The RNA shown here (transfer RNA) has 74 nucleotides and comes from Candidatus Iainarchaeum sp. The sequence was found in a public genome assembly. Rfam family: tRNA. The family's RNA type in Rfam is transfer RNA. Rfam's curators write: Transfer RNA (tRNA) molecules are approximately 80 nucleotides in length. Model confidence (mean pLDDT): 84 of 100.
[in-house]
RNA sequence: GGGCGAGUAGCUCAGUCUGGUGGAGCACACGACUGAUAAUCGUGCGGUCGCGAGUUCAAAUCUCGCCUUGCCCA
Numbered sequence: 001g002g003g004c005g006a007g008u009a010g011c012u013c014a015g016u017c018u019g020g021u022g023g024a025g026c027a028c029a030c031g032a033c034u035g036a037u038a039a040u041c042g043u044g045c046g047g048u049c050g051c052g053a054g055u056u057c058a059a060a061u062c063u064c065g066c067c068u069u070g071c072c073c074a
Base pairs, nucleotide, nucleotide: 001073002072003071004070005069006068007067010026011025012024013023020057028044029043030042031041032040050066051065052064053063054062
């Protein structure tokens, strides 16, 4: 230098193909339960969806550029 993939909650990841309310588990906070803890159950908190631009009534999703990172080729 070229090719392919990944980036979404504190962490691990779905969701993207086929645009239409941003989710799950764990963690954290509170509550229930217990003599007390653990476990379990319930509720809650938590996101500029890597950055910027474009298309669109509407973009995590489509298009373009860039950044970070993994693998492969040279």